[in-house]
RNA sequence: CUCUUAUCAAGAGCGGUGGAGGGACAGGCCCGUAGAAACCGCGGCAACCUUUAGGAUAUUCCUAAAACGGUGCUAAUUCCUGCAAAGCCAUGCUUUGGAAGAUGAGAG
Numbered sequence: 001c002u003c004u005u006a007u008c009a010a011g012a013g014c015g016g017u018g019g020a021g022g023g024a025c026a027g028g029c030c031c032g033u034a035g036a037a038a039c040c041g042c043g044g045c046a047a048c049c050u051u052u053a054g055g056a057u058a059u060u061c062c063u064a065a066a067a068c069g070g071u072g073c074u075a076a077u078u079c080c081u082g083c084a085a086a087g088c089c090a091u092g093c094u095u096u097g098g099a100a101g102a103u104g105a106g107a108g
Base pairs, nucleotide, nucleotide: 001108002107003106004105005104006103007102008101013042014041015040016039017038021031022030023029025082026081027080028079043074044073045072048070049069050066051065052064053063054062055061056060078100083097084096085095086094087093088092
C1' cells in the first nucleotide's frame, strides 16, 4: 500500500516543550496568541485483540464479568453535507441505504 471483516449517536484531560495552524479531502461550519499542529510526562475512557464464567442450533455465535499486556481514543454524531432512493404544506427538510474516511483483527 491492497484485500476481507467488525464497529463508528455513548465515553474520557491536565501539565511541560513548542510557536501558527488544526478539524482526512472539497464545500460549509467550527476550534486556535485566553496558545494550533507535533513531541514528552502523568491521568482517564472504552473493551477490538486478550482472560474467566455461563449458554447455544458449537472449532463459530450469544450473554456476563475483568483490564496485567497489544492497539485505539480522550471539542463538536465520523462536526455536517458530498452519491442514490423514498416521504413531505417541498427548490429545502427528514429518513434509509451507499461512497469516502477512521480504528481493530486477519491475509497478501